[in-house]
The RNA shown here (transfer RNA) has 72 nucleotides and comes from a soil metagenome. Rfam family: tRNA.
RNA sequence: UCCGGCGUAGUGUAAUUGGCAGCACACGCGACUGUCCCUCGCGGAGUGUCGGUUCGAGUCCGGCCGCCGGAG
Numbered sequence: 001u002c003c004g005g006c007g008u009a010g011u012g013u014a015a016u017u018g019g020c021a022g023c024a025c026a027c028g029c030g031a032c033u034g035u036c037c038c039u040c041g042c043g044g045a046g047u048g049u050c051g052g053u054u055c056g057a058g059u060c061c062g063g064c065c066g067c068c069g070g071a072g
Base pairs, nucleotide, nucleotide: 001071002070003069004068005067006066007065010025011024012023013022019055027043028042029041030040031039048064049063050062051061052060
C1' cells in the first nucleotide's frame, strides 16, 4: 500500500426481510437481616464518527477513525 471481517451500556452479547434497542453480569437505591452476605424489587447507563438513501437505519450505501486477519 492492497483485500476481507468487526465496532451496540462499565463488561459480555441479542435485535429474523429496514419498523418501540433487549438480556446477563457489574453499579446505585430500597426490602429482608442484629450487621454483612444471599435472595427479592426498583433504577441509571448504549448503536465508533461524518454524510447519503428511506415515511422510518444498529441493520442498506460512501468517506474517515480504531481493532483483527490475509497479500505484497